[in-house]
RNA sequence: CUGCGUUCUCAGGGCGGGGUGGAAGUCCCCACCGGCGGUAAGCGGUCGACGCGGUCCUUCGUGACAGCCUGGCCGCAAGCCCGCGAGCGCCCGGCCACCGUCACGGCGGCCGGGGUCAGCAGAUCCGGUGCGAUUCCGGGGCCGACGGUCACAGUCCGGAUGAAAGAGAACCGCG
Numbered sequence: 001c002u003g004c005g006u007u008c009u010c011a012g013g014g015c016g017g018g019g020u021g022g023a024a025g026u027c028c029c030c031a032c033c034g035g036c037g038g039u040a041a042g043c044g045g046u047c048g049a050c051g052c053g054g055u056c057c058u059u060c061g062u063g064a065c066a067g068c069c070u071g072g073c074c075g076c077a078a079g080c081c082c083g084c085g086a087g088c089g090c091c092c093g094g095c096c097a098c099c100g101u102c103a104c105g106g107c108g109g110c111c112g113g114g115g116u117c118a119g120c121a122g123a124u125c126c127g128g129u130g131c132g133a134u135u136c137c138g139g140g141g142c143c144g145a146c147g148g149u150c151a152c153a154g155u156c157c158g159g160a161u162g163a164a165a166g167a168g169a170a171c172c173g174c175g
Stems, first nucleotide, its partner, number of pairs: 002175003005171006016030004031155002033144002035084004042076006051068002054065003057061001079142002087120002090114007098106003124140005146158003
């Protein structure tokens, strides 16, 4: 230094205005928001050799200084490019209620587990630049678990003081 390990910490944003209505943060018009890792031609920082032109000098040099080009390294950069997470679904187990005479099966509810199997796992086009762009610039468009609700929710309430992709720190041992 790196890999494995242990412990700890952290790890999600957003309805403001108007309309209709008995009632809407749920509908309609305008508005607002964007988890984690990767990639990225963009942005920023930094470094030094060559090259380029410039400025400076009682010194005209294999000089000094800053700059540019190119390159190296570092940081940041995508809701809709590639993956992942939570949630729902699915499968397994337990408990309870109901149905069927019982075994057992069916159906519903709650709790726990599994975790990619794959079902929901969502959603981007046009123009410009360029060798090259779903990544840059400009414009337009689109997407957003489940349960609840006097009325249909990305933005309210709830599971959730939860879980977690991951990020970081400390420490011991082994390789």